Predicted 3D model of a 74-nucleotide RNA (transfer RNA) from a Bacteroidales bacterium.
It matches the Rfam family "tRNA".
NCBI's taxonomy places the organism under Bacteria, Pseudomonadati, Bacteroidota, Bacteroidia, Bacteroidales.
The coordinates come from a structure-prediction model, not an experiment, and the mean pLDDT is 82.
RNA sequence: GGGCUUAUAGCUCAGUAGGUUAGAGCAACUGACUCAUAAUCAGUAGGUCCUUGGUUCGAGUCCAAGUUGGCCCA
Numbered sequence: 001g002g003g004c005u006u007a008u009a010g011c012u013c014a015g016u017a018g019g020u021u022a023g024a025g026c027a028a029c030u031g032a033c034u035c036a037u038a039a040u041c042a043g044u045a046g047g048u049c050c051u052u053g054g055u056u057c058g059a060g061u062c063c064a065a066g067u068u069g070g071c072c073c074a
Stems, first nucleotide, its partner, number of pairs: 001073005007067001010026004019057001028044005050066005
């Protein structure tokens, strides 16, 4: 230098052919249970989906550029 790939909640990840309000597990917090703690059960909060722009009535999803991590070739 060229090609492929990755980025979504504090962490690990899902998200279908572009369509209602973006989800799960763990972690956190509150409550129940207990003499108490843990475990268990119920609930709550937490994300403008890496950035910018574009297409579209509508974008986490499609397109372009950039950034980050990884792999391959030279």